């Protein structure tokens, strides 16, 4: 070094479209961050940070009116000496008159020293500090260049510093002005200013030599001419000054590369681009000017418009990236707005000058002053951002020799939870699991060791004491912070916890309140009376001096995809071709070294980030070191690949030659069939058209038919997922011109190729212009129909147009919804064109090239599907997409005669829109099948009267429920009171009913009065039970009274429920396990071929089995046998008795299974017919009802959660109501008559039930209902108990001898009571009704129809209901239609599932 192995690090998703699924795709969330703001809350400390908005305006103070007297002349102060004047203390002397001395002082002349300083002068005010308006630029970043430059103070070196002169401030005087500020006259100094001398070196001009460089050119050196200097001060040590060279520092200019968005900005530019000359600059340069030339920039985005200070970095991210540029650091720009220069080493100058503008202030109105984007601070704006603080002690800066002065730089403090970091609000023990709160199934659970209580500790806090580092220098002195940090003692758990959330995402649940309200919400979504989603409480979860919300950025988002996406159907292939630029490009060899790779060097500021150490008690913070900064530049190499260049090759591409197929294109000519029109003939009443018609044409002769003619358009058959073309497209035949393809050949060129933004050309139909043409067809239009309407579909007409020529338009579902090119990757089978092989040859067959189809493997795909003609595997280039709607719209540009085309947004709005496939449901889709579903029949309903139920209306109340089928003779198997739930009135309040407690009493209970009664009053007559007993009493049960717990509710919610029931439907279905297939939802099984009443059975089959359903098992009925027989039966004349054959009764068995047979069928399942049989193909009937649907019905059968009422929504009583009545509907009964009514006769023949508060016979009475009476019977014994039918008579088609409603009178029965409001009887009365519109119901055989009988309920009350038997039909061809259902298949934008979804208009 390579290979291999191991380990570590990084990389996370979720909700939401659907009934469910997969995909596409958007929206939303969980994370991090912030110069933040807002809400609630708030103990301490450290370190940071703090106008993001109005580069809006600024009062006041301060920030360099700085500093230097060691540059200068003055002025002032002090001191010392001195001159003069004044003054005279003190002392000496005295003749007491005086004389002398002369201090402290005052004024003053001069000198000296120290100090202060207005002015002149020097240096500094170009730094430091602020802000981000402008700027898209050599502004910034990075790397270079200057041989095209400057540089005060600083450093090094060299040389010099001689001698003169004239002014101006200050000052004095005069003077203008309100002021600011000046003006004039006069005096004066300098390191201020100006000449002169000198020139090592320097500059300029001229002309030699040597060396060097990328060009202009540069360096060194000898020479001539010429030009330019200086300042002094002093403390005597020094400090300055001048000239020159070099360095350092700082700057200036130039260049390569990089640096936002828009093409709905495509052309821009006259000093513009270049040259010559001159000027200017520190310096190059159109920098400026004159002249000359006509250039320069731009699709690699000029110009224009918008936005923006740039970077180190910061945030985020796995990274690549994206966003950002506060604080700290570098650069730039700006200083009220615009312009300008002066001074200076440096400025075109934040706290300098001038001018102009706006604004503010002063003013005597003449004129002046100002510039906080310095630090504080004010107003304003704003959601929002601090003190008019202390100090120069430290660090740094200016001046000065220095002392020092100045410094809102800076160091500190103050305010703000604004951020990061640290600490605390106590620790240990403590179960009676306290009280209180909350919940509760009332048992308890939870808050919860939490508290109380006990034992400790003292961080922070409070008081007191002590008390720094930062201070460096030379001995001293020097601290704003600050009596701060730290340390020590004492005190005492005392002073210190909140915020948000709790439906899912997402950790954390209950109660109450509310009732689609109030409200919540980031997305999905919660809330309409049981809300874990609103509000409150308890509890819980999270974070914690903070917690939430809002805003913004990155992430998640592979949702712009370089890393790392797509385009058949989800958004997305340009309509097609040619082709400039661009991008990419075949084989071999050599050169170069731009890309590429490697080594070395320079740079990549510091800070930040990372690693390792260190310092603050820790951390944040700070310090040091290292690595890194993936970049740029230079240099030296390598040469595989790309590039470039040279030589060469033939396979890509092209050319030649020989053939070949074709609706390829353009032009000209020709042809026949058909339609229409015209002329003529024949001919007569219709034709035409439609679902049916009408408009229309026709007796003026149509349609039909024959002949002749005219004109235009299109080319039957052949004809074919056949051919040709780039696409659009191209179809009779012939001729001419012309493009391309394919095959064979290997003669030629030698990479000449592929793609292709712009560009150019072609481009269906419709449309436009001009001129022709016009048969048929046919937008518009007209008329007729259809229809609610019908500006449509249908019909009769009909104009543009369709056709031709020449122009334009430039779009289509221009589609294979699939861009072009190249290579590779299993097969099979058709078809068009060509070639080769075998063969003598034609076929056949085989091989091959090129088209065009189908099937199919691997692979791909979300699936469907694609699959050598790829949607596979790769490469190259182009075009296009990024949620739905708004919208291919608006505006702008371009094109067009117009119509319009092309390019192509935003506001706003939604949480989806969408693709493929799945399961259902649905279809006026298809196939198969079934059902009294239709059809064929019979009888009805709908019309009448009555009964009954419902609606409606009414009412004090007409209690409540049931509502298509599947409510309506339903709950109700029976409302006069009761029932009863409703209404009116009268009453009761622990209650009519239950349990508990206490007291008393046995219980029970008649008669009286008032009242409608409930009840009240009075009074007690009678009556006195069971167990134990110590006889005192106690207990059980019952009653009365009292207090409170509670009772009670037919009050609400059937959409909170259980249970029960209806319905689809007695339809044949509904599922599961395992396996298999599919990413999945799901499929398979269960589909298919037969068959069945049946998912019944058979066969086949990636399925094999199983379950609930079907069937069977059960009951009944039809037949037989056996057994048993009384109350039954009778072959005994009756009874008694006897018997059990028959009828019957009731128990057990048999029997029916396509078992036999013929045919059909697949040799099956099974079907059709037959025999036998009582019964024949589940024999008839019943019970029995899969998974589920309808929030179906019922809280008023019952039960029950929650809510509500509690002297009433409970309870009792009387009366009323549920029975009302303009009306509408349902269900029945009775009829309308002769198949009948009425009368009579014999009076005949059932079955199933019921019967003791019962059924009731016979007999008697009554016309009758019924009554009296009571035999028999707790029932195969007795009783209730038949009618239609049959026979005879009468009526004779009428509102009747039909029908019986209604009404009157008289009765009967039940019952406390028939008025509201029962049933029945007799007599009388005698309504509508003469077979029923539209519509509609039931029924397939012992059925329909018809006839009566019984039972439940019940005191009484049935035309209803549930049963029973008697008599006893008609019809079914069939599968077209209506309804319902089953299976398969198909479509689907439906899934609350067609009573769906959805579009438009209006409000």
């Nucleotide at each position: 070094a390579a290979u291999u192995c191991g380990c570590c690090c990084u990389u996370a998703g979720a909700g939401u479209u659907u009934g469910a699924u997969c995909c596409u795709g958007g929206c939303u969330c969980a994370g991090g961050a912030u110069g933040a703001a807002c809400g609630c809350u708030g103990g301490c400390g450290g370190c940071g940070u703090g106008c993001u908005u109005a580069a809006c305006a600024c009062a006041u103070g301060c920030a360099a009116a700085g500093u230097c007297g060691a540059a200068c002349g003055g002025a002032c102060u002090u001191u010392a000496c001195u001159u003069a004047u004044u003054a005279g203390a003190u002392c000496u002397u005295u003749u007491c008159g005086g004389a002398g001395u002369g201090a402290c002082g005052a004024u003053u002349u001069g000198u000296a020293a120290a100090g202060u300083u207005a002015g002149u002068g020097g240096c500094g005010g170009a730094c430091g500090g602020g802000u981000g308006a402008g700027u898209a630029a050599c502004g910034c970043g990075u790397g270079g260049g200057u041989a095209a430059c400057c540089u005060g103070c600083c450093c090094a070196u060299u040389a010099c510093u001689g001698g003169g002169g004239g002014a101006c401030a200050a000052c004095a005087g005069u003077u203008a002005g309100a002021a600011a500020u000046g003006a004039c006259u006069g005096c004066u100094a300098a390191u201020a200013c100006c000449g002169c001398a000198u020139a090592a070196g320097c500059g300029c001009a001229c002309a030699g030599g040597a060396c060097c460089g990328c060009a202009u050119g540069g360096u060194c050196u000898a020479g001539u001419g010429u030009g330019a200097a200086a300042a002094a001060c002093u403390g005597a040590g020094g400090u300055g000054g001048u000239a020159a060279u070099g360095g350092a520092u700082g700057g200036a200019c130039c260049c390569g590369c990089g640096u936002c968005u828009g093409a709905u900005u495509a052309g821009c530019u006259a000093g513009u681009u270049g040259g010559u000359a001159a000027g200017g600059u520190a310096a190059c340069g159109g920098c400026u000017u004159a002249c000359c030339a006509a250039g320069g920039c731009g699709a690699c985005g000029a110009u224009c418009a918008g936005u923006a200070g740039c970077c180190g970095g910061a945030c985020u991210g796995a990274g690549a990236g994206g966003u950002u540029g506060a604080a700290c650091g570098g650069c730039c720009a700006c200083a009220u707005u615009g312009g300008g220069a002066c001074u200076g080493a440096g400025a075109c100058a934040c706290g300098g000058c001038c001018c102009a503008g706006a604004c503010u202030c002063c003013u005597a109105c003449g004129g002046g002053a100002g510039g906080c984007a310095g630090c504080a601070g004010u107003g304003g704006g704003g959601g929002a951002u601090a003190u008019u603080g202390c100090a120069c002690a430290a660090u740094g800066g200016g001046c000065g020799c220095a002392a020092g002065c100045c410094u809102g730089a800076u160091g500190c403090a103050g305010c703000a939870a604004u951020g990061c970091c640290g600490c605390g609000u106590g620790a240990g023990g403590g179960a009676a699991g306290a009280a209180g709160g909350u919940c509760u199934u009332c048992g308890g659970a939870u808050u919860g060791u939490a508290a109380a209580c006990c034992u400790c500790u003292g961080u922070c806090c409070u008081c007191a004491g002590u008390g720094a580092c930062g201070a460096a220098a030379c001995a001293a002195a020097u601290g704003a912070c600050g009596g701060u940090a730290g340390c020590u003692u004492a005190g005492g758990a005392g002073g210190a916890a909140g915020c948000c959330a709790c439906g899912g995402c997402u950790a954390a649940c209950u109660a109450c309140g509310u009732g689609c309200c109030a409200g919540c919400a980031g997305c999905c979504g919660c809330g309409g009376u049981a809300a874990u989603a609103c509000g409150u409480a308890g509890g819980u979860g999270g974070c914690g001096a903070g917690c939430g919300u809002u805003a913004u950025c990155c992430g998640g988002a592979a949702u712009u995809a370089c890393u790392g996406g797509g385009u058949g159907u989800a958004a997305a292939g340009g309509g097609a071709g040619c082709g400039c630029a661009g991008g990419c490009g075949g084989g071999a060899a050599g050169g170069c070294a731009a890309g590429u790779c490697a080594g070395c060097g320079g740079u990549g500021a510091a800070a930040u980030a990372c690693a390792u150490g260190g310092g603050c008690u820790u951390a944040a913070c700070c310090c040091a070191u290292g690595a890194a900064c993936u970049g740029c530049c230079g240099u030296u190499g390598a040469a595989a690949c790309u590039g470039u260049u040279u030589u060469u090759c033939u396979u890509g591409a092209g050319u030649g030659a020989a053939g070949u197929a074709g609706a390829g294109g353009c032009a000209g000519g020709c042809g026949g069939a058909a339609u229409u029109c015209c002329g003529a003939g024949u001919g007569u009443a219709g034709c035409g058209g439609u679902g049916a018609a009408a408009u229309g044409c026709g007796u003026a002769g149509a349609u039909a038919u024959u002949c002749g003619g005219a004109g235009g358009a299109a080319c039957a058959c052949c004809a074919g997922u056949g051919g040709c073309g780039a696409a659009g497209g191209c179809g009779g035949c012939c001729u001419g011109c012309u493009g391309g393809g394919c095959u064979u050949u290997u003669a030629c060129u030698g990479a000449c190729g592929c793609u292709g933004a712009g560009g150019c050309u072609c481009g269906a139909a419709a449309g436009u212009g001009u001129g022709g043409g016009g048969a048929g067809c046919a937008a518009a239009c007209a008329g007729g129909a259809u229809u609610a309407g019908a500006u449509a579909c249908c019909c009769u007409g009909g104009u543009a147009g369709u056709c031709c020529a020449c122009a334009c338009u430039g779009u289509a579902a221009a589609c294979g919804a699939u861009g072009a090119a190249u290579g590779c990757u299993a097969g099979g089978u058709g078809u068009g064109g060509g070639g080769g092989g075998u063969c003598u040859g034609a076929c056949c067959c085989c091989c091959u090239c090129u088209g065009u189809g189908c099937c199919g493997c691997a692979g791909u795909u979300a699936a469907c599907a694609c699959a050598a003609u790829a949607a596979g595997c790769a490469u190259u280039c182009c075009a296009c997409c990024u949620g739905g709607g708004g919208a291919g719209u608006a505006c702008g540009g371009c094109c067009g005669c117009a119509a319009g085309g092309u390019u192509g947004a935003a506001a706003c709005u939604c949480a989806a829109a969408g693709g493929a496939a799945u399961u259902g449901a649905c279809g006026g889709g298809g196939g198969c099948c079934c059902g009294c579903a239709c059809a064929a029949g019979c009888a009805g309903u709908g019309g009448a009267g009555u009964a009954u139920g419902u609606g409606g209306u009414u009412u004090a109340a007409u209690u409540c429920g049931a509502a298509g089928c599947a409510a309506c003779g339903c709950g109700a198997a029976g409302a006069a009171c009761c029932u009863u739930a409703c209404c009116a009135g009268g009453u009761c309040u622990u209650g009519a009913c239950a349990u508990c407690c206490a007291a008393c009493u046995a219980a029970c209970g008649a008669a009286g009065u008032a009242g409608a009664g409930a009840u009240a009053c009075a009074u007690c007559a009678g009556g006195u039970g069971c167990c134990c007993u110590u006889c005192g009493g106690g207990g059980a049960a019952a009653g009365u009274u009292g207090a409170g717990a509670c009772a009670g509710g037919u009050g609400g919610u059937g959409c909170a429920u259980g249970g029960u029931u209806g319905u689809c439907g007695u339809c044949a279905g509904c599922u599961c396990g395992u396996g298999u297939c599919g990413u999945g939802g799901g499929a398979u099984g269960u589909u298919g071929g037969g068959u069945u009443a049946a998912g019944u059975c058979c066969c086949g089959c990636a399925a094999c089995g199983a379950g609930c359903g079907c069937a069977a098992c059960c009951c009944u009925u039809a037949u037989c046998a056996u057994u048993a027989g009384u109350u039954g039966c009778u072959a005994c004349g009756c009874a008694a008795g006897a018997g059990c054959a028959c009828u019957c009764u009731a128990a057990u068995g048999g029997g029916a299974c396509c078992g036999c047979u013929a045919u059909c069928g697949a040799c099956a399942a099974g079907a059709u017919g037959g025999a036998g049989g009582a019964a024949g193909g589940u024999g008839g009937g019943g019970a029995c009802g899969a998974c589920g649907u309808c929030a179906a019905a019922u809280c008023a059968u019952c039960a029950u959660g929650c809510c509500c009422c509690u002297u009433a929504u409970g309870a009792c009583c009387u009366g009323g109501g549920c029975u009302a009545c303009a009306c509408a509907c349902g269900u029945a009964c009775u009829a309308c008559a002769a198949u009948g009514g009425c009368c009579g006769u014999u009076a005949a023949c059932a079955g199933a039930g019921g019967g003791a508060a019962g059924c009731a016979a016979a007999a008697c009475u009554g016309c009758g209902a019924a009554g009296u009476a009571g035999a028999g019977c707790a029932a195969a014994c007795c009783c209730c108990u038949a009618a239609a039918a049959a026979c005879g008579g009468u009526c004779u088609c009428a509102g009747u001898u039909c029908a019986g409603a209604u009404u009157g009178c008289a009765g009967g029965c039940u019952g406390c009571a028939a008025c509201u409001c029962g049933c029945c009887u007799g007599c009388a009365u005698g309504a509508a009704g003469u077979c029923g519109g539209a519509a509609u119901u039931g029924c397939u055989a012992g059925u329909a129809a018809u006839c009566g009988c019984g039972g439940a309920u019940c005191a009484g009350c049935a035309u209803g209901c549930c049963g029973c038997g008697g008599u006893g039909a008609a019809u079914a061809c069939g599968a077209u239609c209506c309804c319902g259902g089953g299976c398969c298949u198909u479509g689907c934008a439906c899934a609350c599932a067609c009573c769906g979804c959805c579009c438009g208009u209006c409000a």
Molecule: small-subunit ribosomal RNA
Organism: uncultured bacterium